Predicted 3D model of a 392-nucleotide RNA (Bacterial RNase P class A) from a Bryobacteraceae bacterium.
RNA sequence: CCUCCCAGACGGGCAGUCGCCGGGAAAGUGGCCACCCUUUAUCGGGUGGUGCUUACCGGGAGGAAAGUCCGGUCUCCAGAGGGCAGCAUGCCGGUUAACGGCCGGGGGGACUCGCCGGAAGGCGGGUUCUACGGAAAGUGCCACAGAAAAUAUACCGCCGGUGUUUCGGCAUCGGUAAGGGUGAAAAGGUGCGGUAAGAGCGCACCGCGGACGGAGCAAUCCGUUUGGCAGGGCAAACCCCAUGCGGAGCAAGACCAAAUAGGGGAGGAGGGGCUGCCCGCCCCGUUCAACUUCCGGGUAGGUCGCUUGAGGCGGUCAGUAAUGAUCGUCCUAGAUGAAUGACUGCCGUCCGGCAACGGAGACAGAAACCGGCUUACAGUUUGGGAGGCCCA
Numbered sequence: 001c002c003u004c005c006c007a008g009a010c011g012g013g014c015a016g017u018c019g020c021c022g023g024g025a026a027a028g029u030g031g032c033c034a035c036c037c038u039u040u041a042u043c044g045g046g047u048g049g050u051g052c053u054u055a056c057c058g059g060g061a062g063g064a065a066a067g068u069c070c071g072g073u074c075u076c077c078a079g080a081g082g083g084c085a086g087c088a089u090g091c092c093g094g095u096u097a098a099c100g101g102c103c104g105g106g107g108g109g110a111c112u113c114g115c116c117g118g119a120a121g122g123c124g125g126g127u128u129c130u131a132c133g134g135a136a137a138g139u140g141c142c143a144c145a146g147a148a149a150a151u152a153u154a155c156c157g158c159c160g161g162u163g164u165u166u167c168g169g170c171a172u173c174g175g176u177a178a179g180g181g182u183g184a185a186a187a188g189g190u191g192c193g194g195u196a197a198g199a200g201c202g203c204a205c206c207g208c209g210g211a212c213g214g215a216g217c218a219a220u221c222c223g224u225u226u227g228g229c230a231g232g233g234c235a236a237a238c239c240c241c242a243u244g245c246g247g248a249g250c251a252a253g254a255c256c257a258a259a260u261a262g263g264g265g266a267g268g269a270g271g272g273g274c275u276g277c278c279c280g281c282c283c284c285g286u287u288c289a290a291c292u293u294c295c296g297g298g299u300a301g302g303u304c305g306c307u308u309g310a311g312g313c314g315g316u317c318a319g320u321a322a323u324g325a326u327c328g329u330c331c332u333a334g335a336u337g338a339a340u341g342a343c344u345g346c347c348g349u350c351c352g353g354c355a356a357c358g359g360a361g362a363c364a365g366a367a368a369c370c371g372g373c374u375u376a377c378a379g380u381u382u383g384g385g386a387g388g389c390c391c392a
Base pairs, nucleotide, nucleotide: 001388002387003386004385005384006383007382008381009380010379012347013346014345015344016343017342018341020060021059023057024056026054027053028052029051031050032049033048034047035046036045037044062363066374067373069372070371071370072369073368074249075248076247077246086245087244088243089242090241091105092104093103094102095101106132107130108129109128110127111126112125113124114123115122116121133240134239138238139237140234141233142232155180156179157176158175159174160173161172162171163170164169188206189205190204191203192202193201207229208227209226210225211224212223213222214221215220253304254303255302256301263295264294265293266292267291270284271283272282273281274280311330312329313328314327315326316325317324318323349360350359351358352357
């Protein structure tokens, strides 16, 4: 210098112009509503609310806003208690509001380095992965190959008996599982003894199981002793065991509430139109009643829920850490067809080019809120580790 791995951080900056959505405060207004004053009644005046217009001030997406996978807050509905079914989780401890998340520890696997040993194997270091309860409750599965995939078995081979022989062997009966071969996996491994050949058949060591003792909160580890060693794997197959889980979700839910059409109560013989009044005419109605008025439910529409929260930033302290405690400081989107943008210039990043200059700039966008996980991502950057090349 380059490449890769692990764990984090960032995700263009400044200025100008034109816009968009909330908020604040101001001015204007011959808009609308309510109340008050005045008036016979209008007109007029005042106050408050709301709307509109104009400039002003201040704010306006993310590390994932995404997938909606897990856990909670909140809201409504349901609910004596228990069980079945279903779903999820699954080594131990801690953390947290909670979790299937996170942190720490233990066990196991892979790669690599060093040491010990004749070997099997053991010990230690580094990197990395790990859904890691139970296979001796039961059921099931283990392709192909192979003799045999779990009641063990015998293809080649090895050994013994018998028969035969052209003396090379061949046939048959039996023993064996050391060697070869198959397989992802073959019934403990290495060595010595032993044997016809072999075999935990015997012994030593390694591995494994049981018991006891010790360490540790625990998972587990260490030591001693004992057993020739028993039933290989799969539970991310059914299943068993333990633990947890009521359902729906902000279109949750609460409040205000028009027109029209229903419902209920009261009044009711008249009511309405042509026309301000009278006459006249017309329409509806006269007790299951027009019309007037009150009440109630629901719809349109509106308001709240709504963003100050397990909150952000910084310091100190406790803890290996996750995290917690405490102090200071900050307020940082709340829309509802849904704003958060566009253009220009300069700077910065990357690519091409000697240069002038040209080009690129990712993934993606809130919708009640919060903690996680997962997935996507141009480019930059910090710490740690590994490999390669060059120089001294």

It matches the Rfam family "Bacterial RNase P class A". Rfam classes the family as a ribozyme. Model confidence (mean pLDDT): 78 of 100. The gene name in the source record is rnpB.